Description:
THF (Tetrahydrofolate) riboswitch aptamer, 96 nucleotides, folded computationally. The model forms 94% of the base pairs in the Rfam consensus. It was read from a public genome assembly, where an Rfam model found it.
RNA sequence: CGAAGAGUAGCCAAGGCGCGUCAAGUGCUGCGAAACGGGACGUUGUUCGCAGACGAAAGGGCAAAUGCCCUGCGGUGCCUUUGGCGCGUCCGCUCG
Numbered sequence: 001c002g003a004a005g006a007g008u009a010g011c012c013a014a015g016g017c018g019c020g021u022c023a024a025g026u027g028c029u030g031c032g033a034a035a036c037g038g039g040a041c042g043u044u045g046u047u048c049g050c051a052g053a054c055g056a057a058a059g060g061g062c063a064a065a066u067g068c069c070c071u072g073c074g075g076u077g078c079c080u081u082u083g084g085c086g087c088g089u090c091c092g093c094u095c096g
Stems, first nucleotide, its partner, number of pairs: 001096002004094002010085004014080005019074003028052007038091005058071005
């Protein structure tokens, strides 16, 4: 010097193990907080707490005690030798 590359938070899918179905969770709104490529600024997104509104899919078998099992359902939780996606500017790193 370069129409070069990698990497965050995290998202999706698949798989595994659970939870709920006696309604928690998810999603939505408001407020507050936190972390977020190695650094700075910033954007987007994420997570957590509180409050509010909205709101659901059950069926069958065993048992007869609380319960257990199967098939479903929930914009359900967690995990991963898995696959895909994943920073704008400058500096840094890698490569040339």